[in-house]
RNA sequence: GGGGCUGUCGUCUAACGGUUAGGACGCCAGAUUUUCAACCUGGAAACACGGGUUCAAUUCCCGUCUGCCCUG
Numbered sequence: 001g002g003g004g005c006u007g008u009c010g011u012c013u014a015a016c017g018g019u020u021a022g023g024a025c026g027c028c029a030g031a032u033u034u035u036c037a038a039c040c041u042g043g044a045a046a047c048a049c050g051g052g053u054u055c056a057a058u059u060c061c062c063g064u065c066u067g068c069c070c071u072g
Stems, first nucleotide, its partner, number of pairs: 001071005007065001010025004018055001027043004048064005
């Protein structure tokens, strides 16, 4: 240089183009407890960036960036 894959809450991980982007751990609050832990209930928290296609994009297309793999 060429080709391929990947990017979602703090972390890990889902989501045939369609109503509030879900779950686990963690965090916060409450309940319980003499206190802590555990358990229970509730809450906050995310679609890498820029364009395009579409009535509608996390999803499809292009480019950029990041990480990984293969290769002249």
Predicted 3D model of a 72-nucleotide RNA (transfer RNA) from a Candidatus Obscuribacterales bacterium. Its Rfam family is "tRNA". Rfam's curators write: Transfer RNA (tRNA) molecules are approximately 80 nucleotides in length. Rfam classes the family as a transfer RNA. Taxonomically the source falls in Candidatus Obscuribacterales (Bacteria, Bacillati, Candidatus Melainabacteria).